[in-house]
RNA sequence: CGCUUAUGGAGAAAGGCGGAGGGAUUAGACCCUGCGAUGUCUUAGCAACCUGUGCUUACAAGGUGCUACAUUCUACUUGCCCGGCCACAAAAAUCGGACAGGACAGAUAAGCG
Numbered sequence: 001c002g003c004u005u006a007u008g009g010a011g012a013a014a015g016g017c018g019g020a021g022g023g024a025u026u027a028g029a030c031c032c033u034g035c036g037a038u039g040u041c042u043u044a045g046c047a048a049c050c051u052g053u054g055c056u057u058a059c060a061a062g063g064u065g066c067u068a069c070a071u072u073c074u075a076c077u078u079g080c081c082c083g084g085c086c087a088c089a090a091a092a093a094u095c096g097g098a099c100a101g102g103a104c105a106g107a108u109a110a111g112c113g
Base pairs, nucleotide, nucleotide: 001113002112003111004110005109006108007107013043014042015041016040017039021032022031023030026075027074028073029072044067045066046065049063050062051060052059053058071105076102077101078100079099081097082096083095
């Protein structure tokens, strides 16, 4: 780096360094940030994928991971509903939006190459 499987609205911050943007990528929205973010190091903590003990509900914390936000939200698609357009009226198509689901992408773990 690639493939497979599983999980994602829960949880958990202080200090040192550093000094400008950052929240993965494109666009939009919404946020964080000189009251010092993002990053990095130390310490602390969360959690329980692997692991160990028990042997099935539990305990521990060795390997990872994580400690602003729903993976911050939307984008593609399906269903349903509402509105707009059209129309004498109704329906269909198209357009906008709410809700629910799925996909894609990305993250982490375990296994394989």